[in-house]
RNA sequence: CUGGGUGUAGCGCAGCUUGGUAGCGUGCUUGAAUGGGGUUCAAGAGGCCGAGAGUUCGAAUCUCUCCACCCAGA
Numbered sequence: 001c002u003g004g005g006u007g008u009a010g011c012g013c014a015g016c017u018u019g020g021u022a023g024c025g026u027g028c029u030u031g032a033a034u035g036g037g038g039u040u041c042a043a044g045a046g047g048c049c050g051a052g053a054g055u056u057c058g059a060a061u062c063u064c065u066c067c068a069c070c071c072a073g074a
Base pairs, nucleotide, nucleotide: 001073002072003071004070005069006068007067010026011025012024013023020057028044029043030042031041032040033039050066051065052064053063054062
């Protein structure tokens, strides 16, 4: 330099194909059960999706540019 992949909650991931309320596990907070811990159950908080722009009534999703990381080739 060329091609491809990944980027979504503290962590690990799904959702993208086919645009229409942003979810799961774990962790965290509170409460209940226990003498306490562990554990179980219930409730709750936490991200507007790597950055920007465009298309659209509507974008995590489609298009373009850029950034970070990974793989392959030269």

Transfer RNA from a Clostridia bacterium, 74 nucleotides, folded computationally. The coordinates come from a structure-prediction model, not an experiment, and the mean pLDDT is 80. Its Rfam family is "tRNA".